[in-house]
Molecule: Bacterial RNase P class A
RNA sequence: CGAGUUGGUUGGAUGAUCGCGGUGCUGUUCGAAAGAGCAGAUCGAGGAAAGUCCGGACUCCAAAGAGCAGGGUGAUGGCUAACGGCCACCCGGGGAGACCCGCGGGAUAGUGCCACAGAAAACAAACCGCCUAGAAAUAGGUAAGGGUGAAACGGUGGUGUAAGAGACCACCAGUACUUGAAGCGAUUCAAGUAGCUAGGUAAACCCCACUCGGAGCAAGACCAAAACUGAUGAAAAUUGGUUCGUAAACGUUGAAGCUGCUCGCUGAUGUUUACGGGUAGGUCGCAUUGAGGUAAGUAGUAAUACUUACCCCAGAUGGAUGAUCAUCUAAACAGAAUCCGGCUUAUAGACCAACUCGUCUC
Numbered sequence: 001c002g003a004g005u006u007g008g009u010u011g012g013a014u015g016a017u018c019g020c021g022g023u024g025c026u027g028u029u030c031g032a033a034a035g036a037g038c039a040g041a042u043c044g045a046g047g048a049a050a051g052u053c054c055g056g057a058c059u060c061c062a063a064a065g066a067g068c069a070g071g072g073u074g075a076u077g078g079c080u081a082a083c084g085g086c087c088a089c090c091c092g093g094g095g096a097g098a099c100c101c102g103c104g105g106g107a108u109a110g111u112g113c114c115a116c117a118g119a120a121a122a123c124a125a126a127c128c129g130c131c132u133a134g135a136a137a138u139a140g141g142u143a144a145g146g147g148u149g150a151a152a153c154g155g156u157g158g159u160g161u162a163a164g165a166g167a168c169c170a171c172c173a174g175u176a177c178u179u180g181a182a183g184c185g186a187u188u189c190a191a192g193u194a195g196c197u198a199g200g201u202a203a204a205c206c207c208c209a210c211u212c213g214g215a216g217c218a219a220g221a222c223c224a225a226a227a228c229u230g231a232u233g234a235a236a237a238u239u240g241g242u243u244c245g246u247a248a249a250c251g252u253u254g255a256a257g258c259u260g261c262u263c264g265c266u267g268a269u270g271u272u273u274a275c276g277g278g279u280a281g282g283u284c285g286c287a288u289u290g291a292g293g294u295a296a297g298u299a300g301u302a303a304u305a306c307u308u309a310c311c312c313c314a315g316a317u318g319g320a321u322g323a324u325c326a327u328c329u330a331a332a333c334a335g336a337a338u339c340c341g342g343c344u345u346a347u348a349g350a351c352c353a354a355c356u357c358g359u360c361u362c
Base pairs, nucleotide, nucleotide: 001358002357003356004355005354006353007352008351009350010349012328013327014326015325016324017323018322020044021043022042023041025040026039027038028037029036030035046333050344051343053342054341055340056339057338058216059215060214061213065263066262067261068260070212071211072210073209074208076088077087078086079085090104091102092101093100094099105207106206110205111204112201113200114199127146128145129142130141131140132139133138154172155171156170157169158168159167173197174196175194176193177192178191179190180189181188182187220284221283222282223281227242228241229240230239231238232237243277244276245275246274247273248272249271250270256266257265258264292311293310294309295308296307297306298305299304
């Protein structure tokens, strides 16, 4: 210099003017107070806020129970609130390398399946060929050779045989077991034994190990004379509910609920279905205390944990976060709605660090 690999940061800036949402933080006006208005101060989208795919917090269902069924996960060690996530390592595959990829338990527990081609697709088989018998048709032996296929029951050489064959032998490859060494472990290395040579598929049933209750912030709690509506009442009114009316069915001989079944528990102005009518507000949940952020230190290869100091950082409910102008230089993907941890997907441009390969020069 060229070609790459991995990880990370940022993702328009500055100024002016006008606006929008939050916060008694401050001042001021009104008000008895609660509070309201105005002005100022201050804060105001993201790395993915997205997909809603996993895991949790939180809430209700019973204090969330037992068994079966069913679902999920799947090498090893660690991290974490938890995970299907992350880190490290092992094994397998790819790459010249940095490095990348793996839905990575079990195929001698059993069952099933393996297109087309092929004789045969899994423990059995003879299409051609070879050998024996026979005049021939044919019968028997044979998995060495040919041919088919994604895949054909280890490879090479020899012994052997009628011809052949791990039938036997030597070497090589693999598998299983034993012993030793290294490692927490998955596993690796070495030696030995056994002719053991056993196809693939479990994102097929299945087996093994671990694990899983359901619904979700429209969860749910509360206020009220106010919206709707039920009951009682002649009315005034009183008292309830967020639903009420009508019809049908079921129901203390247990309806219904606890996702399916059994047990067990709860359990009645009830439950289910169909049709019809009504449905306005406020407070909390909810966003200043959290699995929070920033910096430094310590332990650890790392994920991560701990300690100290500092900080408080959007919070709506017709739903704020914008517009215009000037300069620069083109600004990608895209916008919160209960909150966190992940994964996945989208993303123009700019920058940083480490590493690899090639060429040249010293």